NadA riboswitch from Acidobacteriaceae bacterium ZG23-2, 55 nucleotides, folded computationally. NCBI's taxonomy places the organism under Bacteria, Pseudomonadati, Terriglobia, Terriglobales, Silvibacterium. Of the family's consensus pairs, 100% are formed in the model. Its Rfam family is "nadA riboswitch". Rfam classes the family as a small RNA.

[in-house]
RNA sequence: AGCUGCAACAUCCCCGUCGGCUGGGUGGCACUGCCACAGUGAGUCGGCUGCAGCU
Repeated sequence: AGCUGCAACAUCCCCGUCGGCUGGGUGGCACUGCCACAGUGAGUCGGCUGCAGCU
């Protein structure tokens, strides 16, 4: 330097972080659509942080 696996830290457990995409939830509206909101306990992709292993 690269690759792979993982998330210790957490006001039960789970959840590292930021962003995108798909689906879902809640609310609103001029409603076969549009807009807004958020721990959406769903998935997926990329970057970054940390731990470990390998090359």